RNAcentral holds the full RNA, with entries from ENA. The part of an RNA shown here (small-subunit ribosomal RNA, 3' major domain) has 470 nucleotides and comes from an uncultured bacterium. Its mean pLDDT, the model's own confidence on a scale to 100, is 84.
Context: one part of a larger RNA
RNA sequence: UGACGGGCACCCGCACAAGCGGUGGAGCAUGCUGUUUAAUUCGAAAAUACGCGAAGAACCUUACCUAGACUUGACAUCCCUGGCGAAGCUUUAGAAAUAAAGUGGAGGUUAACCGGGUGACAGGUGGUGCAUGGUUGUCGUCAGCUCGUGUCGUGAGAUGUUUGGUUAAGUCCAACAACGAGCGCAACCCUCGUCUUUAGUUGCUAACAUUAAGUUGAGAACUCUAAAGAUACUGCCGGUGCAAGCCGGAGGAAGGUGGGGAUGACGUCAAAUCAUCAUGCCCCUUAUGUCCAGGGCUACACACGUACUACAAUGGCCGAUAACAAAGUGCAGCGAAGCCGCGAGGUGGAGCGAAUCACAAAACUCGGUCUCAGUUCAGAUUGCAGGCUGCAACUCGCCUGCAUGAAGGUGGAAUUGCUAGUAAUCGCGAAUCAGAAUGUCGCGGUGAAUACGUUCCCGGGCCUUGCACU
Numbered sequence: 001u002g003a004c005g006g007g008c009a010c011c012c013g014c015a016c017a018a019g020c021g022g023u024g025g026a027g028c029a030u031g032c033u034g035u036u037u038a039a040u041u042c043g044a045a046a047a048u049a050c051g052c053g054a055a056g057a058a059c060c061u062u063a064c065c066u067a068g069a070c071u072u073g074a075c076a077u078c079c080c081u082g083g084c085g086a087a088g089c090u091u092u093a094g095a096a097a098u099a100a101a102g103u104g105g106a107g108g109u110u111a112a113c114c115g116g117g118u119g120a121c122a123g124g125u126g127g128u129g130c131a132u133g134g135u136u137g138u139c140g141u142c143a144g145c146u147c148g149u150g151u152c153g154u155g156a157g158a159u160g161u162u163u164g165g166u167u168a169a170g171u172c173c174a175a176c177a178a179c180g181a182g183c184g185c186a187a188c189c190c191u192c193g194u195c196u197u198u199a200g201u202u203g204c205u206a207a208c209a210u211u212a213a214g215u216u217g218a219g220a221a222c223u224c225u226a227a228a229g230a231u232a233c234u235g236c237c238g239g240u241g242c243a244a245g246c247c248g249g250a251g252g253a254a255g256g257u258g259g260g261g262a263u264g265a266c267g268u269c270a271a272a273u274c275a276u277c278a279u280g281c282c283c284c285u286u287a288u289g290u291c292c293a294g295g296g297c298u299a300c301a302c303a304c305g306u307a308c309u310a311c312a313a314u315g316g317c318c319g320a321u322a323a324c325a326a327a328g329u330g331c332a333g334c335g336a337a338g339c340c341g342c343g344a345g346g347u348g349g350a351g352c353g354a355a356u357c358a359c360a361a362a363a364c365u366c367g368g369u370c371u372c373a374g375u376u377c378a379g380a381u382u383g384c385a386g387g388c389u390g391c392a393a394c395u396c397g398c399c400u401g402c403a404u405g406a407a408g409g410u411g412g413a414a415u416u417g418c419u420a421g422u423a424a425u426c427g428c429g430a431a432u433c434a435g436a437a438u439g440u441c442g443c444g445g446u447g448a449a450u451a452c453g454u455u456c457c458c459g460g461g462c463c464u465u466g467c468a469c470u
Stems, first nucleotide, its partner, number of pairs: 002469001004466002007464001010461004015454002019418005026309002029306003034300002042053002064295003068291003073121001077120002079117005084107001088103006123284002126282003132278002134273003137269001139267001144183006150159003163174003189261004194230007204219002208217002233255001236249005311411001315370006328359003333352002338347003377408001382403007424446007
């Protein structure tokens, strides 16, 4: 100088408190440990692993296992040699890889094409993240981390960065042996909220006409779309203060950072990743490389994490007007109306490379019924019959109908999220994708309660003090 203290003082944060909803009990989904296995590929491990890498394991993927094959190789460059004849298709053997025969006619004949050979080499998801680059998590969007010159100290160092106010902020002000500066803070960027201008189709419809219908004429007002601008600055008023600022008010769509996002300082954890990629060294080279079939990654006494569905009447079921979104996606695609089927779905093929067409809402509202039961709650499990994708659903997919109708009556100790269009609740979309979400990332609909306060728990900032550590 730091680090540390069950030292002191000050301050902050859904940290506690005040509230609302959960987890921990049940069933199931998913990940992980463990065990099992021929194999159950590998990594991730308090916070910062465990719906994580994986935005999607039937084959493929795939790295694992078993069996069958290849050895200059599935892929690249060079050398020697033959001149023919590649891919595809057919037949035979085989589980396939592959081999043989036929067909075929790309390319080549100056060999760039095909076959054979030799070795240099290829190849490795083999090891080391404690040899590394790059990337990432975390403290933490916390307010800090430093430098130049000067000054002080024998020196390590100190000062500045402390003190008094103030702020979300080392934000700003005042004082001061300091004066300045850099990386951070803030602002500049995107988005939402208000207005104006420009523009008016595929979107819109106030007036006029028209229609089953903004359907058509028409209109350019409104909504909307999408480009350019405007707007907020403690600017104005009052109070307070040296100032910075703070409190209240007006006007305003918005008020003191207007809401949200992107943005992550010096560094910490020899944190994570050699399996994205790159890469040093080590190791394998008829195998630790390559091809292929089948299996496995989906096992199951158990233990844990994260979700979903429930335990019901603020509800379940039936019917009705069938009401009201946003954001997206669509040509090897989205697929309407109509028809068939109880349904999954089939048929059909209009329209649409889409503000034009399609995918396409639910909770809600109204009426009826059930009357507190393991029930008209709940839906696991199982049987049968079907549908879809795909060479192929046995191991091991999703969906439908009928039947079956398990646990579960609100969950111990403990523990978690959230401060407003938030929690809770309701549905919709997208990526991946042939098929396969209760996951992930987005979108809107309905829409609360509570915050006295900072004694305590956790984490952090700053001053100071102790110290056997540096």